[in-house]
Molecule: transfer RNA
Organism: Microbacteriaceae bacterium
RNA sequence: GCCACCUUAGCUCAGUCGGUAGAGCAAUUCCCUCGUAAAGAAUAGGUCGCGGGUUCAAUUCCCGCAGGUGGCUCCA
Numbered sequence: 001g002c003c004a005c006c007u008u009a010g011c012u013c014a015g016u017c018g019g020u021a022g023a024g025c026a027a028u029u030c031c032c033u034c035g036u037a038a039a040g041a042a043u044a045g046g047u048c049g050c051g052g053g054u055u056c057a058a059u060u061c062c063c064g065c066a067g068g069u070g071g072c073u074c075c076a
Base pairs, nucleotide, nucleotide: 001072002071003070004069005068006067007066010025011024012023013022019056027043028042029041030040049065050064051063052062053061
């Protein structure tokens, strides 16, 4: 330098005819217990990486940029 893939909650990750965003764990509160843990219930937590485009409507489609992972190539 080229190619592919990835970026969604604090962490790990789902999310296809484009139509109001989810799970597990973690956190907080409650319940339970002599107490702790576990189990149970509830709550909170999101500019869906950033900027544009298409569309009535974009996490989803298109373009650019940034970051990450892997592969290839060059260093006469």